[in-house]
RNA sequence: AGAGUUUGAUCUUAGAUCAUGAUGAACGCUGGCGACGUGCUUAACACAUGCAAGUCGCACGAAGCAUGGCCAUGGAUCUCAUUCGUGGAUGCAUCGAUCAUGACUGAGUGGCGGACGGGUGAGUAACGCGUGAGCACCUUCCCCCAUCCCGGGGGACAACAGCUGGAAACGGCUGUUAAUCCGGCAUACGUUCCGAAGUCGGCAUGACUUGUGGAAGAAGACUCCUGUGGUAUGGGAUGGUCCCGCUUCUGAUUAGUUGGUUGGCGGGGUAUCGGUCCACCAAGGCGACGAUCAGUAGCCGCCUUGAGAGGGCGCCCGCCCCCAUUGGGAUUGAGCCACGGCCCAGAUUCUUGCGGGAGGCACCAGUGGGGAUUAUUGCCCAAUGGGGGAAACCCUGAUGCAGAGACCCCGCGUGAGCGAGGAAGUUCCUCGGUAUGUAAAGUUCUUUCACCAGGGAAGAAAGUGACAGUACCUGACUAAGAAGCCCCGGCUAACUACGUGCCAGCAGCCGCGGUAAUACGUAGGGGGCAAGCGUUAUCCGGAUUCACUGGGCGUAAAGGGAGCGCAGGCGGCACGGCAAGUCUGAUGUGAAAACCCAGGGCUCAACCCCGGGACUGCAUUGGAAACUGCCGGGCUGGAGUGUAGGAGGGGCAAGCGGAAUUCCUAGUGUAGCGGUGAAAUGCGUAGAUAUUAGGAGGAACACCAGUGGCGAAGGCGGCUUGCUGGACGAUCACUGACGCUGAGGCUCGAAAGCGUGGGGAGCAAACAGGAUUAGAUACCCUGGUAGUCCACGCCGUAAACGAUGAAUACUAGGUGUCGGCGGGCAGAGCCCGUCGGUGCCGUAGCAAACGCAGUAAGUAUUCCGCCUGGGGAGUACGUUCGCAAGAAUGAAACUCAAAGGAAUUGACGGGGACCCGCACAAGCGGUGGAGCAUGUGGUUUAAUUCGAAGCAACGCGAAGAACCUUACCAGGCCUUGACAUCCCUCUGACCAGACAUGUAAUGUGUGUUUCCUUCGGGGCAGUGGAGACAGGUGGUGCAUGGUUGUCGUCAGCUCGUGUCGUGAGAUGUUGGGUUAAGUCCCGCAACGAGCGCAACCCCUGUUCCCAGUAGCCAGCGGCAAGGCCGGGCACUCUGGGGAGACUGCCGGGGACAACCCGGAGGAAGGCGGGGAUGACGUCAAAUCAUCAUGCCCCUUAUGGCCUGGGCUACACACGUGCUACAAUGACGCAGACAGAGGGAGAGCAAAGCCGUGAGGCGGAGCAAACUCCCAGAAAUGGCGUCCCAGUUCGGACUGCAGCCUGCAACCCGGCUGCACGAAGCCGGAAUCGCUAGUAAUCGCAGAUCAGCAUGCUGCGGUGAAUACGUUCCCGGGUCUUGUACACACCGCCCGUCACACCAUGGGAGUCGGAAAUGCCCGAAGUCAGUGGCCCAACCGCAAGGAGGGAGCUGCCGAAGGCAGGUCCGGUGACUGGGGUGAA
Repeated sequence: AGAGUUUGAUCUUAGAUCAUGAUGAACGCUGGCGACGUGCUUAACACAUGCAAGUCGCACGAAGCAUGGCCAUGGAUCUCAUUCGUGGAUGCAUCGAUCAUGACUGAGUGGCGGACGGGUGAGUAACGCGUGAGCACCUUCCCCCAUCCCGGGGGACAACAGCUGGAAACGGCUGUUAAUCCGGCAUACGUUCCGAAGUCGGCAUGACUUGUGGAAGAAGACUCCUGUGGUAUGGGAUGGUCCCGCUUCUGAUUAGUUGGUUGGCGGGGUAUCGGUCCACCAAGGCGACGAUCAGUAGCCGCCUUGAGAGGGCGCCCGCCCCCAUUGGGAUUGAGCCACGGCCCAGAUUCUUGCGGGAGGCACCAGUGGGGAUUAUUGCCCAAUGGGGGAAACCCUGAUGCAGAGACCCCGCGUGAGCGAGGAAGUUCCUCGGUAUGUAAAGUUCUUUCACCAGGGAAGAAAGUGACAGUACCUGACUAAGAAGCCCCGGCUAACUACGUGCCAGCAGCCGCGGUAAUACGUAGGGGGCAAGCGUUAUCCGGAUUCACUGGGCGUAAAGGGAGCGCAGGCGGCACGGCAAGUCUGAUGUGAAAACCCAGGGCUCAACCCCGGGACUGCAUUGGAAACUGCCGGGCUGGAGUGUAGGAGGGGCAAGCGGAAUUCCUAGUGUAGCGGUGAAAUGCGUAGAUAUUAGGAGGAACACCAGUGGCGAAGGCGGCUUGCUGGACGAUCACUGACGCUGAGGCUCGAAAGCGUGGGGAGCAAACAGGAUUAGAUACCCUGGUAGUCCACGCCGUAAACGAUGAAUACUAGGUGUCGGCGGGCAGAGCCCGUCGGUGCCGUAGCAAACGCAGUAAGUAUUCCGCCUGGGGAGUACGUUCGCAAGAAUGAAACUCAAAGGAAUUGACGGGGACCCGCACAAGCGGUGGAGCAUGUGGUUUAAUUCGAAGCAACGCGAAGAACCUUACCAGGCCUUGACAUCCCUCUGACCAGACAUGUAAUGUGUGUUUCCUUCGGGGCAGUGGAGACAGGUGGUGCAUGGUUGUCGUCAGCUCGUGUCGUGAGAUGUUGGGUUAAGUCCCGCAACGAGCGCAACCCCUGUUCCCAGUAGCCAGCGGCAAGGCCGGGCACUCUGGGGAGACUGCCGGGGACAACCCGGAGGAAGGCGGGGAUGACGUCAAAUCAUCAUGCCCCUUAUGGCCUGGGCUACACACGUGCUACAAUGACGCAGACAGAGGGAGAGCAAAGCCGUGAGGCGGAGCAAACUCCCAGAAAUGGCGUCCCAGUUCGGACUGCAGCCUGCAACCCGGCUGCACGAAGCCGGAAUCGCUAGUAAUCGCAGAUCAGCAUGCUGCGGUGAAUACGUUCCCGGGUCUUGUACACACCGCCCGUCACACCAUGGGAGUCGGAAAUGCCCGAAGUCAGUGGCCCAACCGCAAGGAGGGAGCUGCCGAAGGCAGGUCCGGUGACUGGGGUGAA
């Protein structure tokens, strides 16, 4: 960075798709290690169990425990003394009392903390968040600084004890008690507050001073005697509240909204401001700069992508906010309306003794459920941090760690070197080989990771280590334990074989698969990535495909039908000022993390740490003043006005006019008129049409008339008058930017249509009739109503088009035309210049091209409208407008990979121009009718073998089916085979002939019979055997070669170089002439060339030379009378070679050309006639059955052999022919004239004889330019018969009798004789051939062949008619034009109907959800009120007071109930259209 995809190809527009990166991912296959991160995106669903917030005895009372002391009681033992009674000592145990100590315990009072930390993102579109300001009105426990103080009293309630209620939870009553618990009192320097006075300043709240007055405070405990703790005040720090500017998704098919709503005054309330709340007053507030409503959503730092601008996102981490089962509420407190607090209500779970009670994992684990999907009911407070404490310490699922998960990123490994008999196996194969592949084996080496053993950290400041015997180090050990996944048609790196056969399947797009699939499946090989690889989902990118950077609107999607104009946007020249925008400097902020750069730490990296940059922003402030803006006074060029002019179908109203149509009246007049392609309907003898005169009525205004005029567009056309709008030229007097555009809005707006009332001649939807037609609800004709016209009112759309919005400026020219003005001249006029309009051509430029080009689609500026793939669809729903018709606005589901634009080459056209052809026409003869022959279809059959199928299959392959052929059928038989090559054994033959035997047939048997040799053997042939193989007229002509047909003997088809075009392509090859011809000439951005045409080749027509076997006899001779012989080569002829024809000559035409016309000469004249010769290509044309051949198929058969049958069938249909239908004939008799061929393997065969004949016998002659034979030509001509008839025409069919070929004529040959004697009397629609030695007609020969010819291929004889001409039919050529065709008109393609599926609109209804509104009820609770209730401290002697509490009442108030509407969704008989499907 691009790529494939619309077309036959091209350029362009445009969409869909792909390659990249990313993820809190999931799924499939696979899985070695480590490090760092990360993990319920769904049900803010429900939760068992454990744990997550406690701590302080240095605040307090009591209790328990431990230790100690003392006292009391009991008492073993020892010793001393003894008066022998006892005393003393030691020491143990128990209970009790008391004291002390404790670094022991838990309950209670009290203090601090449970407002942090942790989780979640439901709600929220908001001052919630972000950013920057403001403190104008405030608060702040703990912490820091400063100042002052801490005196003396009193009271209660837990605990505890007793009694008592309850199942429990939990209480109740009485009595007792401590405090850092609670209430007073004293004290008051300073300070604070209230009140007062004064001073200062301010917009205001204020600040300061004075001092007389009033109010407000405390708590002790421990102690090392210093502190800690407490009260008050001020300041700081930290945190918080509040307020403001700006920003913050989508929908207008949500346009109006709001009642404490907006403001004021006065109060309440709060830490404070405030409708925050209340009473009263006013009627405001918000909104197209998007209010309200609806949908969606936590916000940001960031993350991801991108070149950037942008887009998407908000996981983890961090800041802020919100929530804690749902809703409401307050209490306490510095702080909450409080996740692990309280009260109430709802739902729900558990429990109960039925009265009641308990609970809240969106803490950490864990469970169920949901789901494609997301982990352990782990360890520790060692570290970091938090709470409490003076501290020790306690608590901490915060945190630190570990576990499981390839979920992401990063790192490492699965070995390395050498190693060719290129092993084996496998793959492919042209069988030679090739690939896997140095890969393996083998050999040498190494040991990272894992495993085993030993040692063993840092993290820790004195102690303390969960991690953890971890990281790391060392040693030993073996190549050992460790590779998969996707892809291989193009995009996109990578190819072969087999299987399959539009099947199975693949596919992101284009598209693969119908028998040779690099696209399906498998294998071999290859490519890519790698502990991962693919797929799916989503996002950005590519996509400049919403375009700010950076798009468009004539024809591709897209200019509003037009104008006026509010808001808005933009705006002329010069000067002065301000400084909002703008530029610049400084300052503050832009948290940290992230990103970038540099450095450092884990072996590296990911990761982490440190520093810098950056954070493009916002704010404050100093400055600048060019530009924009604002202010001020000016200017005249934009714009407008005035003055005096001319042009005009501009508009409205009134009046007038003539021509024409129609109708009426009257006259003339008579049989038709009218209409059409042709007709008919219609009108007319009741007098039409025609014509004359008069009249009526309506509508439209011929000529002039013109890419001429006017108007904003729609539109405007006889003449006159009136009213009226605009533009233009001249003048340069006036105003002084007054301008441009213009969302909404308003007005105008063709035709048709609608309403009311008129009018109605002509025309004319609908309708009727007549035609046309297969039909004809059309086109044509005859009629004809709405309507067309007028007035008034609607409608508001058109291909309302220049498919081109408006305005301004600039940018070569040329040439018309309309209106005006100026100037010049020799003046019916011409020329020069200028302003405004309207056309054409054209430069630059633009454009995909076409084209546009001063009237831009050029170059620029301003404003508006509109577009974003095709279909669905300008449809549905909703809304607005309309009387209606309908208009305006205007989607989605679903579906396709295209839909388009311009141009190119072809093909096609019932488009055009030119030209040709037996193409038509003009002629002649046929076919189609009959009988027969032959081929085909169809049918039949055991088989009727196969192929050929419009022309271009059908007397075609087949130049010849009785067997054979033969490929088909039936039956029988063979299996290395009928045929080829190789190997082994045996034999010596084989062939041929003979004999015997046998079958339906292939058969069997007997006899005769080898060559070379170095004697080993070999050659040849045969028998037998095994396997490789043979064989196949089996399939595919759509796998092929070769050959052929056809367009078409049509004149075309191309190339090189150059030029033009972005390109496909064009040019050349077109044009003017001419030709049979792209034949030739001329011209020309072309110049040349090739394949075709022509010529060169063959036959024929004239002549000459040479030759003379045949031929001939002219001339000579002979003769048997036959060129037979001599002779000759002149002629004919034969076969070699020449000549001749070239528009060469003359005249005319043409361009002095090519060429054409006429003429002369000539055998022949303009290619003399005929043949051979077939360009590039088309038809997947024909042929696998001529042959060859790939692949597939059969292998005791789809091969081979044989017999018989079939290809010869027969209700029928078609093609091609023969013979006829007769007198231009048939028959009979006599008789004449060809050419080209053929002849021996079993040929052609004469004469002669036999037979009515086919033929037989016979065999002369001939291997042929001769001599010989086939061989008689026939038509024609002569003579005769027939006399128009189913015949003396015609000969089918049939009978009998024969002949020939052949092994054999039954199926199934040909011929002969006699007899029989059918259809047929010239052929419907239609159709074929032929232009001169042709058609027609007549016979002859040949190939094939034993025999079989009406077919085929040749040959000659006789021998016409017609062609005006190119309108038409068919085919072809060239140019041009249109095209939505390119498989190319046998194309493409539209709609209904039928069937299936899909989504969707309407729909009687029905079900659910959401947010509001009104009313009812009214929990907890704050607040207020309240008395006849209750109460320790303070005052009082007391009564009582101050103060407090419960109760009750009231306002508000959640859930709930009732009601009518709004919005959204599901479903619904039936119904509407739409989309998609094989022919």
RNAcentral holds the sequence, with entries from ENA, Greengenes and SILVA.
This is a predicted structure of a 1479-nucleotide RNA (small-subunit ribosomal RNA) from an uncultured bacterium.
Its Rfam family is "Bacterial small subunit ribosomal RNA".
The prediction has a mean pLDDT of 83.